RNA sequence: GAACGAACGCUGGCGGCGUGGAUCAGGCAUGCAAGUCGAACGAGAAAAUACCUUCGGGUACGAGUAAAGAGGCAAAAGGGGUAGUAAUAAAUAGGUAACGUACCCAACAAUUCGGAAUAACUGCUGGAAACGGUAGCUAAUGCCGAAUACGCUAAUGAGUGCAAAGUGCUUAUUAGGAAAGCAGGGGACCUUCGGGCCUUGCGCUGAUGGAGCGGCUUAUUUAUCAUUAGAUAGUUGGAGAGGUAAUGGCUUACCAAGUCUGAGAUGAUUAGGGGACCUGAGAGGGUGACCCCCACCACCGGAACUGAGACACUGUCCGGACACCUACGGGUGGCUGCAGUCGAGAAUCUUCCGCAAUGGACGAAAGUCUGACGGAGCGACGCCGCGUGAGGGAUGAAGGCCCUAGGGUUGUAAACCUCUGACAAAUGUUAGGAAUAAGUAUAGAUUAAUAGUCUAUGCGAUGACAAAGGCAUUAGAGGAAGUCACGGCUAAAUACGUGCCAGCAGCCGCGGUAAUACGUAUGUGGCAAGCGUUGUUCGGAAUCACUGGGCAUAAAGAGUUCGUAGGCGGAUUGAUUAGUUGGGUGUGAAAUCCCGGGGCUUACCCCCGGAACUGCAUUCAAAACUGUUAAUCUGGAGUCCUUCAGGGGUAAGUGGAAUUCCAUGUGUAGCGGUGAAAUGCGUAGAUAUAUGGGAGAACGCCAAUGGCGAAGGCAGCUUACUGGGGAGUGACUGACGCUGAGGAACGAAAGUUAGGGUAUCGAACGGGAUUAGAUACCCCGGUAGUCCUAACCGUAAACGGUGUGCACUAUGUGAUGGUGCUUUCUGAGCCAUCACUGCAGUAGCUAAUGCGUUAAGUGCACCGCCUGGGUAGUACGAUCGCAAGGUUGAAACUCAAAGGAAUUGACGGGGGCUCACACAAGCGGUGGAGCAUGUUGCUUAAUUCGAAGCAACGCGAAGAACCUUACCUGGGCUUGAACUGUAGGGAUUAUCUCCAUGAAAGUGGAGUACGCCGUAAGGUGGAACCUAUAGAGGUGUUGCAUGGCUGUCGUCAGCUCGUGCCGUGAGGUGUUAGGUUAAGUCCUUUAACGAGCGAAACCCUUACUGUUAUUUACCAGCGCGUCAUGUCGGGCACUAUAAUGGGACUGCCGGUGUUAAACCGGAGGAAGGUGGGGACGACGUCAAGUCAUCAUGGCCCUUAUGUCCAGGGCUGCAAACGUGCUACAAUGGCCAUUACAGAAUGUCGCAAUGCCGCGAGGCGGAGCCAAUCACCAAAGAUGGCCUCAGUUCGGAUUGUAGGCUGCAACUCGCCUGCAUGAAGCUGGAAUCGCUAGUAAUCGGGGGUCAGCUACACCCCGGUGAAUAUGUUCCUGAGCCUUGUACUCACCGCCCGUCAAG
Repeated sequence: GAACGAACGCUGGCGGCGUGGAUCAGGCAUGCAAGUCGAACGAGAAAAUACCUUCGGGUACGAGUAAAGAGGCAAAAGGGGUAGUAAUAAAUAGGUAACGUACCCAACAAUUCGGAAUAACUGCUGGAAACGGUAGCUAAUGCCGAAUACGCUAAUGAGUGCAAAGUGCUUAUUAGGAAAGCAGGGGACCUUCGGGCCUUGCGCUGAUGGAGCGGCUUAUUUAUCAUUAGAUAGUUGGAGAGGUAAUGGCUUACCAAGUCUGAGAUGAUUAGGGGACCUGAGAGGGUGACCCCCACCACCGGAACUGAGACACUGUCCGGACACCUACGGGUGGCUGCAGUCGAGAAUCUUCCGCAAUGGACGAAAGUCUGACGGAGCGACGCCGCGUGAGGGAUGAAGGCCCUAGGGUUGUAAACCUCUGACAAAUGUUAGGAAUAAGUAUAGAUUAAUAGUCUAUGCGAUGACAAAGGCAUUAGAGGAAGUCACGGCUAAAUACGUGCCAGCAGCCGCGGUAAUACGUAUGUGGCAAGCGUUGUUCGGAAUCACUGGGCAUAAAGAGUUCGUAGGCGGAUUGAUUAGUUGGGUGUGAAAUCCCGGGGCUUACCCCCGGAACUGCAUUCAAAACUGUUAAUCUGGAGUCCUUCAGGGGUAAGUGGAAUUCCAUGUGUAGCGGUGAAAUGCGUAGAUAUAUGGGAGAACGCCAAUGGCGAAGGCAGCUUACUGGGGAGUGACUGACGCUGAGGAACGAAAGUUAGGGUAUCGAACGGGAUUAGAUACCCCGGUAGUCCUAACCGUAAACGGUGUGCACUAUGUGAUGGUGCUUUCUGAGCCAUCACUGCAGUAGCUAAUGCGUUAAGUGCACCGCCUGGGUAGUACGAUCGCAAGGUUGAAACUCAAAGGAAUUGACGGGGGCUCACACAAGCGGUGGAGCAUGUUGCUUAAUUCGAAGCAACGCGAAGAACCUUACCUGGGCUUGAACUGUAGGGAUUAUCUCCAUGAAAGUGGAGUACGCCGUAAGGUGGAACCUAUAGAGGUGUUGCAUGGCUGUCGUCAGCUCGUGCCGUGAGGUGUUAGGUUAAGUCCUUUAACGAGCGAAACCCUUACUGUUAUUUACCAGCGCGUCAUGUCGGGCACUAUAAUGGGACUGCCGGUGUUAAACCGGAGGAAGGUGGGGACGACGUCAAGUCAUCAUGGCCCUUAUGUCCAGGGCUGCAAACGUGCUACAAUGGCCAUUACAGAAUGUCGCAAUGCCGCGAGGCGGAGCCAAUCACCAAAGAUGGCCUCAGUUCGGAUUGUAGGCUGCAACUCGCCUGCAUGAAGCUGGAAUCGCUAGUAAUCGGGGGUCAGCUACACCCCGGUGAAUAUGUUCCUGAGCCUUGUACUCACCGCCCGUCAAG
């Protein structure tokens, strides 16, 4: 996707044609479903009506009717169902010389003469009933006897054909076998007056043929299971007999011992078969409803009777179950016929109408019967058709939904206007389904006949359906749309709600606060009187592969060989025609399918014709191939001969080394063992060493991807026996071959049985260690076993993970064993060839890896095996085994994967190379103390928030007393503290001044304005302001919705692209390799060639220098002045300043190196190999950090989460951590004296000289908007004191007196003086920084800032070391390579267990 006898959910206008108990072959109330014939027969009512009547009744008609009997035919059909059946069936094609046939047709012959009963009926009688019993009477187309008879039957003979079991046809003889009448008409003749007789029709009898229908039989085909392998005694066969229509063990006596079976017997399970139906390109797969054919069944089981036909659906008998009636004695019944009912079920209809049509039974016929059938009813169950209106209609109405708020969409859709009248409704009217009936008329045939009968033609009755169908008219858009979907597959999306909840789901999957996937709405898409769902079948699925698959590694080659059946098989010639090919003939029912016509308004549907039915049988022909058969051949295969190699096998013997044990000697304290030890052995003398002896097992070197064997496997040496193989040359046999289901043999190790043997080693076991534990790895011992003999077992990663055989298809190079050729004759050889064994590799193959004449290439033959993973090589069964166990070998259930090969990365207690203050070598710290500061925790009304390993923690914060401030408490405001627009008001309430109140904010009140014009009065105007409304505001939330910025790996050397090339592809190559570098830096090589982002360079600074410039810097020379000072004139030489240049490039020399890049050393140079430092940070990683810098989507608050104010808090302190400062002292502290910077900064500022104060500081203020003025060193040096102490170290803490800033120092600032004088005597585990002007140490400045908590941060200079020339280790990083079951990437993945849930 298609389909269905379907069911379920939602919905539902009409019609036609179909179709409807699939489940319990479960049970059934009621009605109907098989009768008919008086023209075969005997007998024969009643009611009603009419008449008569003596009123009791009678007669006629009803009526020769009904009902019944007896006789004939039918009842064996039609109708229903699928239980059984795996062949006693079906399909197809045959046979019957082994058979039957009522009714029907054709033609032949006959239809003669007799007889005896019996039902009905009548009488008597039994029984509840059903049903009988007995006596008597009677008929027939009922029954019986006789006659006759053929072409019939039987026997025998002859001829002839087929055939060879036998039998057909023709013919002769003998024997045997039949019948029934009825009806119509009638001229002669006869009559008992009934009729005979004649004729016509029907019937009956015998025999023949036919048609149709059957019986029997043959071949082929027809489900699953081998976890069913043997079955069978009437079984198999036999010219006895019986039985049948007929063959036959169909039955029976006897004889023989057969018959079936791996081409699947027997058994089990399931099942009616076919035409056909569904699907599919086909081949196939599935199915067997409706319709047709066949079979079988009729409550269950069995049996026969009647009959042409039955072992009989609505017949009989017997048994059984069930149900009903009963007077308890006994009877009756069979819906798997049509309706209907109960039950069970997801589920399947009316107790309808009619014989009008078609068909059937009976009848001469009329006719009767017919739940067959024709119709109607119910069900959207299916198929088909129709309708639910058509045209116009924009201000694109309202409403809904969305929105960027502009609009969009629903949507010409509606409204509205103009039409139409298909369906349904009403009224009227009307065709066809109906004719070969009876009867009648005419003509013909039969006949003696104008009767009768038959045939033809004309007239001629009959409608269940049906209130249906057709046509006409009427009215009016009026009565008529749903359902599923909208993440992808797959046509169709938005909003809201929800928040891993509720839910969806065919597969993938969706849902954890922005869900196109859930729910709703709107919109859209699909189909449409239906639409979805479920179930089932086929398809896609080449996913059981015939067409059309595979097995090295994905599932899959048996451990190996031999060999039975089977399959397959070399060359030549002839025969045959089984297979094969072609033609003809028969058959392949009809329906169905297909094609062409036709009939219903169309279609579905129906009718006609054709084709087809791919099959089977038969016949004719062909003879290439296969088969069969006859003959031959040598190439396959084998035999003989010569020769060769070998751990091939079996048995016996024998050898040395080593090990261990025993004995003895020497000798003394250890030995042994391990990562380190211990157990163990040893003074009773070990180990070691020497000699001698014993025992068992294994065979060093040779020795090799070397040999042999079918595989397992085989190794000292010798002998005997023995299998196989290679090479060479000739001869011989003549296809003898290959494979091989079952079967047989062999088959490592371990294991088993019995008996030996036991040196070593060594499961189990003991001990010692290791360890959290250690039932292990290591050590000391040690039993079975390991070895032999005999017998089992029958498995291994029994592997080349590659079945065996044959043939063909590039090469190159080794090894082993032969042979030939050449040659200097013996070593060899670019030589050739056969066999075996390796490597590399072409074509080709393969998913790739790889294979590649030893195929996984190309073909052929045969066998074995596979069909998602788990369950499971398990269970059950069978079989083998002494056992262990082996072989064979499932399912329930469960998962959506399991798996292969390769790729990129990541990872590894993998490897190689390399780097980094990574370690090592050093120097100084931290961790201990006190204090400062940040964090956690605790506390609190609040202690605002963020940052969290490195990469949070002196971080955001370059400065919290108020402010800041976001937090808390309290007091206020509400278009608001700040912004914009619109509308209205508008000179007062705003501003300003003042007052009251208040902690302030605020609230209340009083007064007063501005610009322009104008003398003034006044006019006018706008901003402010007020009111209202849009809207503001938010340090509220989400850094996992975001932008931007930042950290980190990491200044690590990497990250990529274009084109090309390689690969099916992911991807690779380039970027690898060899060197080299700080560097993917450069060079060489190179299927790569180039390029980009990074590195480097460019930029800044510093180190040297030229030029230019010369004040505020500088002062050599000249001069002036001063106690003194570039102070001054002057100068621009120097220094310096600041602008622009130069300089360094492995440039030069030597060596090494691939004639390279580069490295090492040297010269020169201020500087040398990147000179030092800085800025600069690739592709990316960490959902890293930040919504509280800023920006921003969504969400949230709106008299508050906004905003203003006062006070408090962010500073709170049992505790813990990080980062620092100061110390613990003598390389020091204190005092005095005395030198030398750089870089900054300064007008709300820096401030000199001077004065006051011990000091912080104060007074005062020259100068300076700065190379001009100001601010400025300390360590250091010189001298002195201290003398190892808790000190003249250390300075915490506290008291007190002051200073400064500021509205304000209580919470909570800094500084100073005096006094006080804590801990601390160098710091555990651990840990940090640093490679040179670096560490260490010393001070100075700046930003922020009123002030300050700065010991912080960012800069500046002074003094100024030690160590490393190494890469084993720790940490991190880069490149290459390797393994991987990881890819969220080892903080991965994953296994076992189950105490709790």